[in-house]
Molecule: Bacterial RNase P class A
Organism: Longimicrobiales bacterium
RNA sequence: UCGGGAAGCGAGUGUGGACCGCGUCCGGCCUCGAGCCGGUCGAGGAAAGUCCGAGCUCCGCAGGGCAGGGUGCCGGCUAACGGCCGGGCGUCGCGAGACGACGGAAAGUGCAACAGAGAAGAAACCGCCGAUGGGCGCGGCAACGCGUCACAGGCAAGGGUGAAACGGUGGAGUAAGAGCCCACCGCGCUCCCGGCAACGGCGAGCGGCAAGGCAAACCCCACCCGGAGCAAGGCCAAGCAGGGACGAGGCGCGGCCCGCGCCGUCACCAGUCCCGGGUAGGCUGCUGGAGCCGGCGAGCAAUCGCCGGCCGAGAGAAAUGGUCCGCGCGACACGCCUUCGGGCGCAUCGUCACAGAACUCGGCUUAUUCGCUUCCCGUAGAC
Numbered sequence: 001u002c003g004g005g006a007a008g009c010g011a012g013u014g015u016g017g018a019c020c021g022c023g024u025c026c027g028g029c030c031u032c033g034a035g036c037c038g039g040u041c042g043a044g045g046a047a048a049g050u051c052c053g054a055g056c057u058c059c060g061c062a063g064g065g066c067a068g069g070g071u072g073c074c075g076g077c078u079a080a081c082g083g084c085c086g087g088g089c090g091u092c093g094c095g096a097g098a099c100g101a102c103g104g105a106a107a108g109u110g111c112a113a114c115a116g117a118g119a120a121g122a123a124a125c126c127g128c129c130g131a132u133g134g135g136c137g138c139g140g141c142a143a144c145g146c147g148u149c150a151c152a153g154g155c156a157a158g159g160g161u162g163a164a165a166c167g168g169u170g171g172a173g174u175a176a177g178a179g180c181c182c183a184c185c186g187c188g189c190u191c192c193c194g195g196c197a198a199c200g201g202c203g204a205g206c207g208g209c210a211a212g213g214c215a216a217a218c219c220c221c222a223c224c225c226g227g228a229g230c231a232a233g234g235c236c237a238a239g240c241a242g243g244g245a246c247g248a249g250g251c252g253c254g255g256c257c258c259g260c261g262c263c264g265u266c267a268c269c270a271g272u273c274c275c276g277g278g279u280a281g282g283c284u285g286c287u288g289g290a291g292c293c294g295g296c297g298a299g300c301a302a303u304c305g306c307c308g309g310c311c312g313a314g315a316g317a318a319a320u321g322g323u324c325c326g327c328g329c330g331a332c333a334c335g336c337c338u339u340c341g342g343g344c345g346c347a348u349c350g351u352c353a354c355a356g357a358a359c360u361c362g363g364c365u366u367a368u369u370c371g372c373u374u375c376c377c378g379u380a381g382a383c
Stems, first nucleotide, its partner, number of pairs: 001380001002378010014327007022042002025039005030033001044354001048365002051363005056229004068225005073087005088102001089100004103220002108218002110214002125159002127155003132152002134149006167185005186209001187207005192201003233284004242275005249263005291310008328351004334345004
């Protein structure tokens, strides 16, 4: 340099200004309005999916069990988690590393397509054998021997099928073979050593193998789990309807009198007042919090502690936008300088993607643009 691996970081229309707009809150002004002026604050790293876990709120709840759901190697972190960190084991990769629902299959039940002889207490298709029995031939007086066939029989080494075939390698052994026997490896049990533990040990002894796979099949074991959600919930409360009391007058015609009009006059009554529940509506919950930033310290880390500083939408079906100029940032072209790493100047272009708060946090997942840094690996290349 090339090809890879891991961990992070920054920006995400930045900053100053001009003009036109939008919303919250505060102040001022008047013509008191859905008014004008000024100030203030105004989206995200995911605000998203609503998949986990919490706070908060209401309802339910003696305790235990059944049913149902979830989680599942070990240790730690955390308010909690199915999250995170560290470790173990397994698989993959030459490696840096990546991925893993990773308790139990020597309790039970179940399942295993196709192929194959055989798919869990077994099997014999090709094959191997000719010990034993049998047939045939030869030899022998005979017992029997030799040869041959492979009918009965023995075997499971080799081949073949399959995702998977009832330990592996080597030896001894045999008619041929086989944990039948032996050594080593594997596996299991007991102990020892290291580790908090998961687990590890070419540590010791015992066991000849009995224990195949699948539990995101039932199941068994251990642990956890009440429900609904800010449209939770709390407060105030028009109108209408209801209940009660008073009740012969009441209301309008701008203040009073007259007058006029309307409603009512013994009641299921006009009207007035009161009451409880409560609709519309209003207020609250509501944003200062497991908060953010910086420094120091503990820890491999997740994370935690101490000190200092900061306040950053609160909202309703819903505002947070646009144009232009300068600067900044990035790309590429050109020019100049250079210690060859780069620096300076300048024109042009770009400043994009995914996306949009609605009670609040911690995670996970998904979507997505541009750029940067550090460490590590290599079967690559150059010096």